Source information:
A computed fold for a 71-nucleotide RNA from a Candidatus Pacearchaeota archaeon, annotated as transfer RNA. It matches the Rfam family "tRNA". By type it is a transfer RNA.
RNA sequence: GCGGAUGUAGUUUAAUGGUAGAAUGUCGGCUUGUGGCGCCGAGGACGAGUGUUCGAUUCACUCCUUCCGCU
Numbered sequence: 001g002c003g004g005a006u007g008u009a010g011u012u013u014a015a016u017g018g019u020a021g022a023a024u025g026u027c028g029g030c031u032u033g034u035g036g037c038g039c040c041g042a043g044g045a046c047g048a049g050u051g052u053u054c055g056a057u058u059c060a061c062u063c064c065u066u067c068c069g070c071u
Stems, first nucleotide, its partner, number of pairs: 001070005007064001010024004018054001026042005047063005
C1' cells in the first nucleotide's frame, strides 16, 4: 500500500427496516446478630459523520478502533 472481518450497558451477548432485550456486575430495599446466598426494585448501551427511507442497530458511502491475510 491492497483486501477481508469486527464494533450494542462496566463485561459477555440478542435483535430479518417498525417502542433496543437478556445474563453478569453496580446501587437501593427486604431477609440475617454481621456477611454471603436468596427475593424485590432502580440506573446504565446501538463507534463517528453523511445519505436512502414515512421510519435505520439493521441498507449505502466516508472516517475511526481492533483483528486476520496479501505485498
The RNAcentral record of the sequence draws on ENA.
Its mean pLDDT, the model's own confidence on a scale to 100, is 81.